[in-house]
Context: one part of a larger RNA
RNA sequence: CUGGGUGUAAAGGGCGUGUAGGCGGGAAUGCAAGUCAGAUGUGAAAUGCCGAGGCUUAACCUCGGAGCUGCAUCUGAAACUGUGUUUCUUGAGUGUCGGAGAGGAAAGUGGAAUUCCCAGUGUAGCGGUGAAAUGCGUAGAUAUUGGGAGGAACACCAGUGGCGAAGGCGACUUUCUGGACGAUAACUGACGCUGAGGCGCGAAAGCGUGGGGAGCAAACAGGAUUAGAUACCCUGGUAGUCCACGCCGUAAACGAUGGAUACUAGGUGUAGGGGGUAUCGACCCCUUCUGUGCCGGAGCAAACGCAAUAAGCACCCCACCUGGGGAGUACGGUCGCAAGGCUGAAACUC
Numbered sequence: 001c002u003g004g005g006u007g008u009a010a011a012g013g014g015c016g017u018g019u020a021g022g023c024g025g026g027a028a029u030g031c032a033a034g035u036c037a038g039a040u041g042u043g044a045a046a047u048g049c050c051g052a053g054g055c056u057u058a059a060c061c062u063c064g065g066a067g068c069u070g071c072a073u074c075u076g077a078a079a080c081u082g083u084g085u086u087u088c089u090u091g092a093g094u095g096u097c098g099g100a101g102a103g104g105a106a107a108g109u110g111g112a113a114u115u116c117c118c119a120g121u122g123u124a125g126c127g128g129u130g131a132a133a134u135g136c137g138u139a140g141a142u143a144u145u146g147g148g149a150g151g152a153a154c155a156c157c158a159g160u161g162g163c164g165a166a167g168g169c170g171a172c173u174u175u176c177u178g179g180a181c182g183a184u185a186a187c188u189g190a191c192g193c194u195g196a197g198g199c200g201c202g203a204a205a206g207c208g209u210g211g212g213g214a215g216c217a218a219a220c221a222g223g224a225u226u227a228g229a230u231a232c233c234c235u236g237g238u239a240g241u242c243c244a245c246g247c248c249g250u251a252a253a254c255g256a257u258g259g260a261u262a263c264u265a266g267g268u269g270u271a272g273g274g275g276g277u278a279u280c281g282a283c284c285c286c287u288u289c290u291g292u293g294c295c296g297g298a299g300c301a302a303a304c305g306c307a308a309u310a311a312g313c314a315c316c317c318c319a320c321c322u323g324g325g326g327a328g329u330a331c332g333g334u335c336g337c338a339a340g341g342c343u344g345a346a347a348c349u350c
Stems, first nucleotide, its partner, number of pairs: 003322004007304002012318001014201004021194003025088007033081002035077008049065006091191001092188003095184004103177007110154001115149007125136002162169002206247006215241002220236004258317002261314001263312001266295011299306002323350003332343004
């Protein structure tokens, strides 16, 4: 390479959007590029293959045949692919009605708690630990009551509950705004799926400028522990954590499981809708769609396990893997203010 694979052995891109490309629903009809059939020309000879023959055989040589899987031209076929036209509604989208939601952005508001400040009461301790000490306190602490300041986070509700493409989202109110779902079947009529590049989003930490700073807390200091203790424990404490704008672009960015469609036993929770049944009504019961869990059959799997939310059975598209180390390193390129990111080897070695 042909292949075989990608939950855990190497391997799914962090996630979307979408360009090129690849792939693509039902019916009728035209064309004939692919496809198929026939014909003609060509496909040199030698070699090779088959059959004969000639050297005493063989090697070798001679003759004949098939073949030369190809290319071009002509004629024809029209099922499939393609392409043109017409058409359909089930895929896709739109409309109408409806309810659910921590989906996003901005502005404003609230209560509990911590800390600090002021004042009152009050007196000798407080704090901390395995035990202590550093630390705080007679300049009146801790405790308690009243008042005030400021920042950050939103107890209960809370639920393998909800929403979002992922990252993620949790007090309340208002404004702006995205998506999904159910019902209906009015409209468009294949408008679809995937998606190399591209573009956008992307936890935490980190970076730049300017704010903010209550609590927590890398670094750092001290106290302990210990043989030592650059740690674990304690007392402090600065970046940072918060806000605005701009960068960074990585994570065990995980379901370690790419997206789409169709099909393939059941059982049982739960969330949001719809339709029945029942009733005065709420329940109850049956059924259906969408999501989210558990159990389980066939099947799959090395096993673990997966099992309609597939890791089953198929098809389409993308990404990725190909022994371990060297190494996600070097070099080059590119992006970045930097930190560094992306791309990404080889020698050598087992």
Small-subunit ribosomal RNA, central domain from an uncultured bacterium, 350 nucleotides, folded computationally. The coordinates come from a structure-prediction model, not an experiment, and the mean pLDDT is 88.